[in-house]
Context: one part of a larger RNA
RNA sequence: GAAUCACGCUGGCGGCGUGCCUCAGACAUGCAAGUCGAACGAUUAAGACCCCUUCGGGGGGUGUAUAAAGUGGCGCACGGGUGAGUAACACGUAGGUAAUCUACCUUUGAGUGGGGAAUAACUACCGGAAACGGUGGCUAAUACCGCAUAAUGCAGCGGCACCUUAUGGUGACAGUUGUUAAAGGAGCAAUCCGCUUAAAGAGGAGCCUGCGGUAGAUUAGCUUGUUGGUAAGGUAAUGGCUUACCAAGGCUACGAUCUGUAUCCGACCUGAGAGGGUGGUCGGACACACUGACACUGAAUAACGGGUCAGACUCCUACGGGAGGCAGCAGUCGGGAAUUUUGGGCAAUGGGCGAAAGCCUGACCCAGCAACGCCGCGUGAAGGACGAAGUCUUUCGGGAUGUAAACUUCGUAAAAAUGGGAAGAAUAAAUGACGGUACCAUUUGUAAGGUCCGGCUAACUACGUGCCAGCAGCCGCGGUAAUACGUAGGGACCAAGCGUUGUUC
Numbered sequence: 001g002a003a004u005c006a007c008g009c010u011g012g013c014g015g016c017g018u019g020c021c022u023c024a025g026a027c028a029u030g031c032a033a034g035u036c037g038a039a040c041g042a043u044u045a046a047g048a049c050c051c052c053u054u055c056g057g058g059g060g061g062u063g064u065a066u067a068a069a070g071u072g073g074c075g076c077a078c079g080g081g082u083g084a085g086u087a088a089c090a091c092g093u094a095g096g097u098a099a100u101c102u103a104c105c106u107u108u109g110a111g112u113g114g115g116g117a118a119u120a121a122c123u124a125c126c127g128g129a130a131a132c133g134g135u136g137g138c139u140a141a142u143a144c145c146g147c148a149u150a151a152u153g154c155a156g157c158g159g160c161a162c163c164u165u166a167u168g169g170u171g172a173c174a175g176u177u178g179u180u181a182a183a184g185g186a187g188c189a190a191u192c193c194g195c196u197u198a199a200a201g202a203g204g205a206g207c208c209u210g211c212g213g214u215a216g217a218u219u220a221g222c223u224u225g226u227u228g229g230u231a232a233g234g235u236a237a238u239g240g241c242u243u244a245c246c247a248a249g250g251c252u253a254c255g256a257u258c259u260g261u262a263u264c265c266g267a268c269c270u271g272a273g274a275g276g277g278u279g280g281u282c283g284g285a286c287a288c289a290c291u292g293a294c295a296c297u298g299a300a301u302a303a304c305g306g307g308u309c310a311g312a313c314u315c316c317u318a319c320g321g322g323a324g325g326c327a328g329c330a331g332u333c334g335g336g337a338a339u340u341u342u343g344g345g346c347a348a349u350g351g352g353c354g355a356a357a358g359c360c361u362g363a364c365c366c367a368g369c370a371a372c373g374c375c376g377c378g379u380g381a382a383g384g385a386c387g388a389a390g391u392c393u394u395u396c397g398g399g400a401u402g403u404a405a406a407c408u409u410c411g412u413a414a415a416a417a418u419g420g421g422a423a424g425a426a427u428a429a430a431u432g433a434c435g436g437u438a439c440c441a442u443u444u445g446u447a448a449g450g451u452c453c454g455g456c457u458a459a460c461u462a463c464g465u466g467c468c469a470g471c472a473g474c475c476g477c478g479g480u481a482a483u484a485c486g487u488a489g490g491g492a493c494c495a496a497g498c499g500u501u502g503u504u505c
Base pairs, nucleotide, nucleotide: 001504002503006500007499008498009497012377013376014375015374016373017372018370019369020335025333026332027331029330030329031328034074035073036072039071040070044065049060050059051058052057081288082287083286091212092211093210094209095208096207097206100205101204102203105201106200107199108198109197110196111195112194113147115145116144122137123136124135125134126133127132153179154178155177156176157175158173160171161170162169163168184193185192186191214260215259216258221251222250223249226248227247228246229245230244231243232242233241263285264284265283266282267278268277269276270275290311291310292309293308294307313324314323315322316321341367343366344365345364349363350361351360352359353358380410381409382408383407390401391400392399393398415444416443417442418441419440420439424434449494450493451492452491453490454475455474456473460489461488462487463486464485470477471476
């Protein structure tokens, strides 16, 4: 000098930031991922229409709106958290993929014909304490399943040219055979939104490779799917990724293996630099989601707020059986030197769904708490005595505090009251959580401490104490005149802070 700091004393304001470094300990409660009725069946309040009426009302279909439950679509793999594991192609950087995939989005070509069988919801009955489940019956779709048609798709059969280290890639064929699609909705209509298939793009992802970044030799040998080959399986795809067979290889003193430690980077701190240290906030990547394993769905997950199994723990139970996962935002207990509100709003930015209106969004924007940090401002300015009082000191003459105060003139960071009052809103109009906030005017009007004064190191005297009590970063002070201990006066340095401990250069 620095900081995600902590502690002691003190504390006026504002702006911008930051805030569990320890127990990846356990969690009460609320919220954090839904949306679409313009995919579908079913249902209903108000209204208008028709019928009946005892004039109270009742019944019927229609149509619009609604969305608690259900089928279906898209989203839930993003966003948010944490750093346990990991010394690894995890990360960084430079490349490869002629070994690959890609929902939504953009551009372009072609198509969207005709059928079928179910099922939830619902209903009847039954089982269970509950969670939930079973049987029979009814029904719809952009849900599910055949058929037709189709190529520049895919597969087989053919040769040609060029490129490539190569399995291969690209191009034109006269090509030929087989095979594979679809869904509708809104609107009076125009048309729009969809659906299927093919090609290209953008963005994204997978895989492979060179190089780079920790400690220990008081760890010297390690390895059997191990190293390579052939074949098959598997994958979007290469590959011992997996399996069978064959060979006996592969790594290592340029440190293998083992052990310890550790997410990595852009960056941050320090330093003249070279270096050294760190990886919190912000951004990129990775990993994880009570512990371990597994698959389903899907374009993509081996999925934080999905599922199955096992384990530990907690809770409910009618003892038969069930429920749960804050390393999301708040909050609680515990641990600790130590780290905040169970707040407001979707107004802005962004995300999901929707044709839209809109709904959802603890992302985000704000407010609250904390001198935790940085920056800015204030606690008054000018004048004012051979110099009040008080205090300290003294050689008793005086000296110091000290222009300091009083006094005069001038002025006002906040806060309070009154009055006015934004930008942020993108619009033709509407729409502001913050917020009646910032800011402006008028009136009243308040705010300094901490450490040090022997040398290093800026700043000295008196009294008390008497190797005691104590101080101390180092040297060292204290045993009767201590500038070093304690108190007072004075002084020095910083200042809403000052000092101390620990960490790093």
The part of an RNA shown here (small-subunit ribosomal RNA, 5' domain) has 505 nucleotides and comes from an uncultured bacterium. The full RNA is in RNAcentral, with records from Greengenes. The coordinates come from a structure-prediction model, not an experiment, and the mean pLDDT is 81.